RNA sequence: ACAAUGGAGAGUUUGAUCCUGGCUCAGGAUGAACGCUAGCGGCAGGCUUAACACAUGCAAGUCGAGGGGCAGCGCGAUGUAGCAAUACAUUGGCGGCGACCGGCGCACGGGUGAGUAACACGUAUGGAACCUGCCCUUUACUGGGAGAUAACCCGGAGAAAUCCGGACUAAUAUCCCAUAACAAGCGGGGUGGCAUCACCUUGCUUUGAAAGCUCCGGCGGUAAAGGAUGGCCAUGCGCCCGAUUAGCUGGUUGGUGGGGUAACGGCCCACCAAGGCGACGAUCGGUAGGGGGCCUGAGAGGGUUAUCCCCCACACUGGUACUGAGACACGGACCAGACUCCUACGGGAGGCAGCAGUGAGGAAUAUUGCGCAAUGGAGGCAACUCUGACGCAGCCAUGCCGCGUGCAGGAAGAAGGCGCUACGCGUUGUAAACUGCUUUUAUCCGGGAAGAAACCCCUCCACGCGUGGAGGGUUGACGGUACCGGAGGAAUAAGCACCGGCUAACUUCGUGCCAGCAGCCGCGGUAAUACGAAGGGUGCAAGCGUUAUCCGGAUUCAUUGGGUUUAAAGGGUGCGUAGGCGGGAUAGCAAGUCAGUGGUGAAAUCCCGUGGCUUAACCACGGAAUUGCCAUUGAUACUGCUGUUCUUGAGUACGCUCGACGUGGGCGGAAUGUGCCGUGUAGCGGUGAAAUGCUUAGAUAUGGCACAGAACACCGAUAGUGAAGACAGCUCACGAGGGCGAAACUGACGCUGAGGCACGAAAGCGUGGGGAUCAAACAGGAUUAGAUACCCUGGUAGUCCACGCCGUAAACGAUGAUCACUCGUGAUUGGCGAUAUACGGCCAGUCACCUAGCGAAAGCGUUAAGUGAUCCACCUGGGGAGUACGUUCGCAAGAAUGAAACUCAAAGGAAUUGACGGGGGUCCGCACAAGCGGUGGAGCAUGUGGUUUAAUUCGAUGAUACGCGAGGAACCUUACCUAGGCUAGAAUGUGAGCGCCACACCGGGAAACCGGUGGUUCCUUCGGGACGCGAAACAAGGUGCUGCAUGGUUGUCGUCAGCUCGUGCCGUGAGGUGUUGGGUUAAGUCCCGCAACGAGCGCAACCCUUGUCCUUAGUUGCCAGCACGUGAUGGUGGGGACUCUAAGGAGACUGCCGGCGUAAGCCGCGAGGAAGGUGGGGAUGACGUCAAAUCAUCAUGGCCUUUAUGCCCAGGGCGACACACGUGCUACAAUGGCCGGUACAGAGGGUAGCCAACCCGCGAGGGGGAGCCAAUCCCAGAAAGCCGGUCCCAGUUCGGAUUGGAGUCUGCAACCCGACUCCAUGAAGGUGGAAUCGCUAGUAAUCGCGCAUCAGCCAUGGCGCGGUGAAUACGUUCCCGGACCUUGUACACACCGCCCGUCAAGCCAUGGGAGC
Repeated sequence: ACAAUGGAGAGUUUGAUCCUGGCUCAGGAUGAACGCUAGCGGCAGGCUUAACACAUGCAAGUCGAGGGGCAGCGCGAUGUAGCAAUACAUUGGCGGCGACCGGCGCACGGGUGAGUAACACGUAUGGAACCUGCCCUUUACUGGGAGAUAACCCGGAGAAAUCCGGACUAAUAUCCCAUAACAAGCGGGGUGGCAUCACCUUGCUUUGAAAGCUCCGGCGGUAAAGGAUGGCCAUGCGCCCGAUUAGCUGGUUGGUGGGGUAACGGCCCACCAAGGCGACGAUCGGUAGGGGGCCUGAGAGGGUUAUCCCCCACACUGGUACUGAGACACGGACCAGACUCCUACGGGAGGCAGCAGUGAGGAAUAUUGCGCAAUGGAGGCAACUCUGACGCAGCCAUGCCGCGUGCAGGAAGAAGGCGCUACGCGUUGUAAACUGCUUUUAUCCGGGAAGAAACCCCUCCACGCGUGGAGGGUUGACGGUACCGGAGGAAUAAGCACCGGCUAACUUCGUGCCAGCAGCCGCGGUAAUACGAAGGGUGCAAGCGUUAUCCGGAUUCAUUGGGUUUAAAGGGUGCGUAGGCGGGAUAGCAAGUCAGUGGUGAAAUCCCGUGGCUUAACCACGGAAUUGCCAUUGAUACUGCUGUUCUUGAGUACGCUCGACGUGGGCGGAAUGUGCCGUGUAGCGGUGAAAUGCUUAGAUAUGGCACAGAACACCGAUAGUGAAGACAGCUCACGAGGGCGAAACUGACGCUGAGGCACGAAAGCGUGGGGAUCAAACAGGAUUAGAUACCCUGGUAGUCCACGCCGUAAACGAUGAUCACUCGUGAUUGGCGAUAUACGGCCAGUCACCUAGCGAAAGCGUUAAGUGAUCCACCUGGGGAGUACGUUCGCAAGAAUGAAACUCAAAGGAAUUGACGGGGGUCCGCACAAGCGGUGGAGCAUGUGGUUUAAUUCGAUGAUACGCGAGGAACCUUACCUAGGCUAGAAUGUGAGCGCCACACCGGGAAACCGGUGGUUCCUUCGGGACGCGAAACAAGGUGCUGCAUGGUUGUCGUCAGCUCGUGCCGUGAGGUGUUGGGUUAAGUCCCGCAACGAGCGCAACCCUUGUCCUUAGUUGCCAGCACGUGAUGGUGGGGACUCUAAGGAGACUGCCGGCGUAAGCCGCGAGGAAGGUGGGGAUGACGUCAAAUCAUCAUGGCCUUUAUGCCCAGGGCGACACACGUGCUACAAUGGCCGGUACAGAGGGUAGCCAACCCGCGAGGGGGAGCCAAUCCCAGAAAGCCGGUCCCAGUUCGGAUUGGAGUCUGCAACCCGACUCCAUGAAGGUGGAAUCGCUAGUAAUCGCGCAUCAGCCAUGGCGCGGUGAAUACGUUCCCGGACCUUGUACACACCGCCCGUCAAGCCAUGGGAGC
């Protein structure tokens, strides 16, 4: 510079991801309707339904300058009456004029959209095949005559509508004659075109004209030609859905002749011919007036046809013509029909889809208005008349546009509301009040238009003499409206929807899966920003929402601009018709194509510019646009057409070659079964195990012979052939095909392929054969809860052959055919190179891996799912459903074609992380196994369930509740029940004040408590303080609810080895990698490897304890040596050696040796050592899971309660008892019980305590009183053990429950409901079913001791302590739990998942149905 002004997405499938895909939303629009609300104006719009029916009024008349006339009106004249006004009568004389004759109009204007899928409409052409009143131009003419008829009058019929008869009469009504051609017919000549033909000229023949009126200006009449306008006809192209409508057609298609028409034409008729239309969709069915435009959209498109404009069609329904220039005629006629009305029952009348209006229908759509002033129309010379066209007004927020409901100041940030962490703060909110200002709008008062220029009249001017011009006069429905001015006063004026995400806007209360919301996803089951209300906010605003509909978003029907391996989608395969597409060269043409020009594309609308209403909407003018069609001129690259030519596509011939390619015939052996004959004897067969079955009438097994049918081991393949289905012993014949080589022939003969035709596994069907094996159905046996299955024994169709059907399949490479192009590697089949077993080359096939690229990914990748081209087929959310109906095919089975209602918010693909698997691999754990001891049986204890109860308070409930919360329920505890009481409360704090209302006593009472009497604390620095009481007030209180609102704490997986992060890398992404792999470990412990490198929480270590030694320190502990002393004792002096105590230290690290191993590490009755590979034990518990447990430890949000759900008190209950379970104790005995004797611990506790000696009691215990705040004294005798004795297998000298009696102790109190003692009693129980638990060493088992709580104790529990002190582990198949890797998945609340079908009941709809 040129061109262009334009294109946004979101929610929803999942645990998460990417993709596919549907549903939904945000936008715009409307002749709208509905809900709530409403101040004004302008402009526009207003029956979308019943083309349903209509009362009433109006919507088409006009001309007396065509005519005869004169009913009504007015004037005049005359007459009568009257003084007159006036009344009556007569008179067409005048103005005028009903009816009538006549002319023009009534075919316009206005309405509607029923019908119509058609030359109806749109657009472009043609009419050489046509018409056109009024209007314009030109030429010519306008002579003469005649007979009727309405009105009127008379008569008649009828209820009426109306009709009939007689008689009179006129015309611009009608008829006759004359004249006339450029009209018509025939002939001749000429010119032109587009086939029929057209035009010009000439001759002859024929036919048809006219109307008058007048104000004298004029207005008319006739013929012809031309124009204009309007119409008619024909043609190309365009123009909805259905193929589950495929064939349609007899005036049908054409011809000849005729009729008809303004005109062509089967438009009609006669005759002749047999055509015409159709997959490029005829015919049939459905739907619909078409267009300009309008809405939407970036556009292409899609939708629509209200208002305005053009065309068409229709006028109660159907049909018919008449008149006319024009009609088959909305407010004309006739006939038929339906309906309504009138009727004297004989007969008549009518057509709002004109404007108003009514009824009806409906969600829904207006006044029975004013005016012809303007614009337009009809008639008329004109005045004028008519005009529901039109111009206006009325109603309606129906839409668009504009305006207003005030503006400024104003913080005590008022009151009130609402919220909160609630002395207070936040918000509503400068909002209000208040001050100042303004006055649009509304109201009132006053003024007040434009739209009007004409026609016409008057005056004047000009000339071409009937036209033009100038001036004046006249005319307004709207309307006293718009507009202007004035007055007062913030005065008269705000709502609606929404606030979970999409989507802009949040809190409180109420409600409690109820009531309700919802456009989609979805909210609501007690803290709901989602329901309802409020406060607040957001959006729009005289409107706001909802509903309906259309376009958009939706590239979700994809021309622009999609797909088909697995998401929906490639036809089972081939041949081939139509069609579509098509190789190289050349010449011509110019159909497509491109360019220029011309015509057309109505106006309005849209767009741009300018202008007019104060602005805008609205309107006017100009421009642009109208992407189209037609014509013409030109261009010729490409496509096309025609001609010529070429060989590379394709084919033919030739040579070589390949194969389970097809069809038919012949032949073969093995196996199986059967038959016969032998051998031979008791079983065979079959299974997880069995049984049915076969077998002494001789099976199975084995030998021989014979027969039958079917299938072809090895070769054999990851191989070959074929279009697909499919094809396998050998061989012969016939047939087909591919590949390679070579280059002789043809010369584009090609590709694809809707319909069509053929082929087409298995099963199945028909007819006839065949029948060995196998084997649906069937039978039996098993399995099982059942087993109409899986397994077994049998067994029929069928399996086989011939012929004929069927026509399907996961007919799959889930991948249509053909051609071209695009890195490589390896394998393999056939052929060539080539003489070759070696090979790196070429062609055609087949397979594996991979590059680029593609793909949502998985994957594909020269055999494409890559890059392009051509053709065909198919898809458009899931279900309903490949179903129903229809049709075609089939013997049937069925196949093909192929819906809808209804319903869902998804259905899907690929991949990811988990979880899971009666998937796989590896590995752990008292997990199993190997062992020891238990539980489950008994009695008792204790906890729980259940039941009971006034109450048996509450919680804990698989593992991970059940001797658990509870480490102490007679009262208390205590939360429960019953009864009695209290209400600022039982407790605590502040606290004026008081110093008794404390306390004591008395009475009542079960007590709490009530009533009464008495009652003046202590210290003091005298100020006061301590203590107690205590009004008012403020904080109450609740073991009431929610552990699913929470903190904290805890259990469990699990002391399992895991869980993550940063950076990098990979992947579109979820995510992966690291953390996987190879080893190793108790361990994600360590090593090696590796797109990873590091790091964190876990593991381990650091801590405590125990085992050895050392150092230090010795009292209350210890006592070797010395000394003293005792009946005896570390009793004493003393000692630190030892034990011990308690503080510190040493020690262990696979450090050393050997073997194996790259290393990490492993192994060794290794060494050394008290201890050896983590020495034993403890503390310590990753990210997380179980909405695990606890609101009753405590804390705490919310809710609830307040003369009670709080508080006090007495009694009761928590201890109940047909039962069931868990955890324990004691036993069942002799490895024992009992009696006697005797030995050795550790760790603890003790002043409201432990309690010695001594005395009493059989004993529990009592008395007693020493010592001890503890290495000092006490509890305290340890027990099993050891020694000795006894019992002798028995319900016992086992066992001790239960019960009776007598006691002791604690405590206010042992009845419910304590422990202990003594005497007596002496139950069950003789080792425990199914099942189940613990434990791997100082462990199990067994024995006793201590402590906490506590007045006492229901403790056999819990927590600790020491004594004695085993057995076993081959091993990891199995059970349980766990870890890692991998695999499948439709699971993700995660297998206690998901999910299918029947059935039951209710409801909705439908079919059958005895019958009613």
RNAcentral holds the sequence, with entries from ENA.
Small-subunit ribosomal RNA from a Flavobacteriales bacterium, 1412 nucleotides, folded computationally.
Model confidence (mean pLDDT): 85 of 100.